A computed fold for a 97-nucleotide RNA from a Gemmatimonadota bacterium, annotated as c-di-GMP-I-GGC riboswitch aptamer.
The source organism's lineage runs through Bacteria, Pseudomonadati and Gemmatimonadota.
RNA sequence: AACGACAAAGGCAAACCAUGCGAAAGCGUGGGACGCAAAGCUGCGGGGCUACCGCGAUCACACACUGGUGAUUGCCACGCCGGCCGAGCCACCGAAC
Numbered sequence: 001a002a003c004g005a006c007a008a009a010g011g012c013a014a015a016c017c018a019u020g021c022g023a024a025a026g027c028g029u030g031g032g033a034c035g036c037a038a039a040g041c042u043g044c045g046g047g048g049c050u051a052c053c054g055c056g057a058u059c060a061c062a063c064a065c066u067g068g069u070g071a072u073u074g075c076c077a078c079g080c081c082g083g084c085c086g087a088g089c090c091a092c093c094g095a096a097c
Stems, first nucleotide, its partner, number of pairs: 003094002011036002016031006034083001040089003044086003047081003054075008
């Protein structure tokens, strides 16, 4: 360097619950353990998730016009996921190969 054991020392913590933040996806903290040898860090590439805003469609309402308001819905990332994959960076331990 590579590799990863019914090893040792230690580590992380899914679902779920409480609470806070957020429009949502989701995130923080505490509890809790399904799992994890990088389940440590980074949204750079792929992939996935969400849609407040924006653009469009349909319907309704009010109105003196361009236009407005509301509901439903389609698209959209610059938002989110590192516990989906690749990549980059860093790292504990030491049986076998």
Of the family's consensus pairs, 100% are formed in the model. The sequence was found by an Rfam model in a public genome assembly. Its mean pLDDT, the model's own confidence on a scale to 100, is 85. Its Rfam family is "c-di-GMP-I-GGC riboswitch aptamer". On this family, see Smith et al., Biochemistry 2012: "Structural and biochemical characterization of linear dinucleotide analogues bound to the c-di-GMP-I aptamer".